[in-house]
RNA sequence: GUUCCAUCCAGAGCGGCCGAGAGUUCUGGCUCGUUGACGCCGCAGCAACCCACUCCUGAACGGAAGCCUCCACAGGGAAACGGGUGCUAACGCCAGAUCCGAUGGAGA
Numbered sequence: 001g002u003u004c005c006a007u008c009c010a011g012a013g014c015g016g017c018c019g020a021g022a023g024u025u026c027u028g029g030c031u032c033g034u035u036g037a038c039g040c041c042g043c044a045g046c047a048a049c050c051c052a053c054u055c056c057u058g059a060a061c062g063g064a065a066g067c068c069u070c071c072a073c074a075g076g077g078a079a080a081c082g083g084g085u086g087c088u089a090a091c092g093c094c095a096g097a098u099c100c101g102a103u104g105g106a107g108a
Base pairs, nucleotide, nucleotide: 003106004105005104006103007102008101013043014042015041016040017039021032022031023030025097026096027095028094029093044088045087046086049084050083051082054077055076056075057074058073062071063070064069092100
């Protein structure tokens, strides 16, 4: 980078540096920005996509056992200062356009 699946109207800021733009590619709006945005660094926080941990349920099938069991599998719940990410203005800011973008997981 490509393919498949899932999600995108919720949530979450302080400090330092930088110095003029930023919010996806284009267009039209709109909003934020020298009261310093965006970006980078540090700390903090939010969330629960994957792994791990914990509880409940399932039973046709798989493995062990022959104890009411254990492992694996599937679904749901709780927790999250464990690990891998991600995110921390506004409905992915709104609409349109040859319908794109972002995040997570999986396979090759």
SAM riboswitch aptamer (S box leader) from Jonesia denitrificans, 108 nucleotides, folded computationally. The model forms 92% of the base pairs in the Rfam consensus. Its Rfam family is "SAM riboswitch aptamer (S box leader)". About the family: The SAM riboswitch is found upstream of a number of genes which code for proteins involved in methionine or cysteine biosynthesis in Gram-positive bacteria. RNAcentral holds the sequence, with entries from Rfam and Ribocentre. The prediction has a mean pLDDT of 80.